A computed fold for a 74-nucleotide RNA from a Bacteroidales bacterium, annotated as transfer RNA. Its mean pLDDT, the model's own confidence on a scale to 100, is 81. Rfam family: tRNA. Gene Ontology term of the family: triplet codon-amino acid adaptor activity. Rfam describes the family as follows. Transfer RNA (tRNA) molecules are approximately 80 nucleotides in length. NCBI's taxonomy places the organism under Bacteria, Pseudomonadati, Bacteroidota, Bacteroidia, Bacteroidales.

[in-house]
RNA sequence: GGCGGGAUAGCUCAGCUGGUUAGAGCGCAUGAUUCAUAAUCAUGAGGUCGCCAGUUCAAUCCUGGCUCCCGCUA
Numbered sequence: 001g002g003c004g005g006g007a008u009a010g011c012u013c014a015g016c017u018g019g020u021u022a023g024a025g026c027g028c029a030u031g032a033u034u035c036a037u038a039a040u041c042a043u044g045a046g047g048u049c050g051c052c053a054g055u056u057c058a059a060u061c062c063u064g065g066c067u068c069c070c071g072c073u074a
Base pairs, nucleotide, nucleotide: 001073002072003071004070005069006068007067010026011025012024013023019057028044029043030042031041032040050066051065052064053063054062
């Protein structure tokens, strides 16, 4: 340099062929329980979906460019 995969919550990841409000587990906060902690249960907070454009009535999803990570190859 070429090809392929990936970037979504603090972490690990889902999100089916573009459509109603973006989710799970762990973690965190508060409460219940307990003599207390852990465990368990309930509730809650936390996201400009990597960045910039485009297409569309509508984009996490489609198209182009860029950045970063992983793999293969010369």